[in-house]
RNA sequence: UACGCCAGCGCGGGAGAGUCCGUCGGACCGGAUCAACCGGGACCGGUGGCGCCGAAGGGGCAAAUCCUCCCCGGAACCUCUCAGGCAAAAGGGACCGCGAUCCUGGC
Numbered sequence: 001u002a003c004g005c006c007a008g009c010g011c012g013g014g015a016g017a018g019u020c021c022g023u024c025g026g027a028c029c030g031g032a033u034c035a036a037c038c039g040g041g042a043c044c045g046g047u048g049g050c051g052c053c054g055a056a057g058g059g060g061c062a063a064a065u066c067c068u069c070c071c072c073g074g075a076a077c078c079u080c081u082c083a084g085g086c087a088a089a090a091g092g093g094a095c096c097g098c099g100a101u102c103c104u105g106g107c
Stems, first nucleotide, its partner, number of pairs: 004107005009099005018050001020049007028040004051086003057082001058080003065073001
C1' cells in the first nucleotide's frame, strides 16, 4: 500500500421483575372566613426499608486444549447481582434482521 474479517452508523424487532410499605416536598381536589390550618389519592420529584429481575456495563469459572506433567490462558443468553432495573408510557436493552458509507478504529 492492497485485500479480507470484526466493530463503530441508520431503520425495524427485542424479555424479565412490587401500580410494595413508609416519609419529605410540589402540583391538584375537598373542607375552612382570604390567609393560616386539616384531609385525600392509581399525579410529579426526592429519600429510607423489605422483596424481586437480569439481555447495557462490570466481576467469576469447568472441560477440551498435551507424547506426559506443571504453570499461564480458557466462553456465554452460565453464574454473582457492584452498577442498572421492577404498573402503563417514555427511556435503556444483550441479541436478531435489513441497509448505508468505504469515513474512523482494531486484527

The RNA shown here (Glycine riboswitch aptamer) has 107 nucleotides and comes from Rugosimonospora africana. The coordinates come from a structure-prediction model, not an experiment, and the mean pLDDT is 77. The sequence was found by an Rfam model in a public genome assembly. It matches the Rfam family "Glycine riboswitch aptamer". Its family is annotated with glycine biosynthetic process in the Gene Ontology.